[in-house]
This record gives sequence, structure tokens and C1' cells, in this order.
RNA sequence: ACCGAUCAAGGCAAACCCGGAGUGAUCCGGGGACGCAAUGCCACGGGACUUGCAAAUCGCAAGUCAGCCGGGCUGCCGAAG
Repeated sequence: ACCGAUCAAGGCAAACCCGGAGUGAUCCGGGGACGCAAUGCCACGGGACUUGCAAAUCGCAAGUCAGCCGGGCUGCCGAAG
């Protein structure tokens, strides 16, 4: 330095419901827990979704999603290896 079993301290919050914002995807607050060892942050790559335009085809533009994957940064405990 890498990995991360166990212990301990904790953390986040799916579906759904209520209130609010947005044309929408979705987001914010509250409730609620399916799960998560990065389910913390970031739209860089892929992917999915929304809106507009076009459409013979290839599409184009603007957005959304980090709990879709990859990647970057940071973080609690620290056995064996």
C1' cells in the first nucleotide's frame, strides 16, 4: 500500500403514502424500509428515460437518472492473507 472476515460505532433509504416544484423524465420535505461495506459525492464514458424538432433512413438539440454499469475523488472498524 492492496484486500476485507469479525467486532464496535454508526450511516443511507426501495416500494408505497402525504404535501410541494416541474410540460415531463424526475426532484425536495415528511412518513416508511426492499436492500446497501461506499446505496457518500461527481453526468467523464456507456445505457435507460423525458421534452422539442425532424422523419425515407441515419437522427439533432435540451434535460433526467449516481439504488443501471464503468470510471474519478473521499470515508468508520481492521482478523487471516

The RNA shown here (c-di-GMP-I-UAU riboswitch aptamer) has 81 nucleotides and comes from a Chloroflexota bacterium. Its mean pLDDT, the model's own confidence on a scale to 100, is 85. Of the family's consensus pairs, 100% are formed in the model. The organism belongs to Chloroflexota, within Bacteria. It matches the Rfam family "c-di-GMP-I-UAU riboswitch aptamer". Gene Ontology term of the family: cyclic-di-GMP binding. The family has 6 seed sequences and 17 matches in Rfam 15.1. A reference for the family is Weinberg et al. (2017), "Bioinformatic analysis of riboswitch structures uncovers variant classes with altered ligand specificity", Proc Natl Acad Sci U S A. Its Rfam clan is "c-di-GMP_I riboswitch clan".